[in-house]
């Protein structure tokens, strides 16, 4: 250099905070009531990303339940997951001297559509040049023939060397490449290898349209549910099918839409998990099994503090709010482990 792991402050006293779990509990405080506080012990109590909000899901509600269109994501092969667009492990192409690192990688013979400028010509070409003939003292000019050389341009119609030719040209000829067709290893993408061929269905594009496979309801913890407490209707719509199920249709369904007035308390959700360690078994691995072993924040204008002492490389990016499984972004200073040069 590469690729992977950790730390990212640590002991102790003391004083203050949250919150669980046990005892205890006047009826003491607050409160209209729901309900809530105080005592004592005991555990505990901010991340590697808590950030971004970019995929995937748990969980709630529309919902009693769905079908077709449209839309939209993904886009090599295998394998893992609760799914994913992640992860792992190949295989293709691209960069690296290498260790690695990227990769939007399916279809161009279904079908449209674009390839500006330059350039003679971007679907069949000849500017410029190069050979022959004719005519010319000559410079040169007409015709034919040529795409090997030069120009133009991201790309000029296989590529490279040679035979050959009047000069050339897959016109032959060997290698590369394309295309058919088979063997041979591997689930498999694909990798070798024979043999034929036409030198092209002449090109490229699909992060263009589109066309193939697979896969998708919506909205979000201010989701919903539950208890007190307070209060006030009016006006249309609709059982002939309105509101509503993301959009259209279908189909299901009986109450709904607006205007106005009241409630700003409280409780649950809310943390035991698709959950952590550890060893063993399988597996290159990601992962999976089995066994043992642990509960490790649950606020609600929002709790983690403050102070002293040692020991420090830690002054750095930065503070949960429904939860989990990834991605990306940010980082002083340290430290381990393997691999290339």
């Nucleotide at each position: 250099g590469c690729a992977g792991g950790g730390c990212g402050g640590a002991u102790a006293a003391u004083c203050g905070c949250g919150g669980c779990u046990g005892c205890a509990g006047g009826c003491g405080c607050c409160g209209a009531a729901a309900g809530g506080c105080c005592g004592c012990a005991g555990g505990u109590g901010a991340g590697g990303a808590a950030a971004g909000u970019c995929c995937g899901g748990g969980c709630u509600u529309c919902a009693c339940a769905g079908g077709g269109c449209a839309g939209g994501a993904u886009g090599c092969c295998g394998g893992u997951u609760a799914a994913c667009g992640g992860c792992c492990g190949g295989u293709g192409g691209a960069g690296g001297c290498a260790a690695c690192u990227c990769u939007a990688a399916g279809g161009a013979c279904a079908g449209u559509g674009c390839a500006a400028c330059a350039g003679a010509a971007a679907u069949g070409a000849a500017c410029c040049g190069c050979u022959a003939u004719u005519a010319g003292c000559g410079a040169u000019a007409a015709u034919a023939g040529u795409a090997a050389g030069g120009g133009u341009g991201g790309a000029a119609g296989g590529g490279c060397a040679g035979u050959g030719u009047a000069a050339g040209a897959g016109a032959c000829u060997a290698c590369c490449g394309c295309c058919c067709g088979g063997c041979u290893g591997g689930c498999a993408a694909c990798a070798g290898c024979c043999g034929g061929g036409g030198c092209a269905c002449a090109u490229g594009u699909a992060a263009a349209c589109c066309c193939c496979a697979u896969c998708c309801g919506a909205a979000g913890c201010a989701a919903g549910a539950c208890c007190g407490a307070a209060c006030a209707g009016a006006a249309g719509c609709g059982u002939u099918g309105a509101c509503g199920c993301g959009g259209c249709c279908c189909g299901c369904c009986a109450g709904c839409u607006u205007c106005a007035g009241g409630u700003a308390g409280g409780u649950c959700g809310c943390a035991g998990g698709a959950u952590c360690u550890g060893a063993c078994u399988g597996g290159c691995a990601a992962c999976a099994g089995u066994c043992a072993g642990g509960c490790u924040a649950g606020a609600c204008a929002g709790a983690u503090g403050a102070u002293u002492a040692u020991c420090c490389a830690a002054g750095a990016c930065a503070u949960a709010a429904c939860c989990c499984g990834g991605c990306u972004u940010a980082c002083a200073g340290c430290c381990c482990u393997g691999c290339u040069u």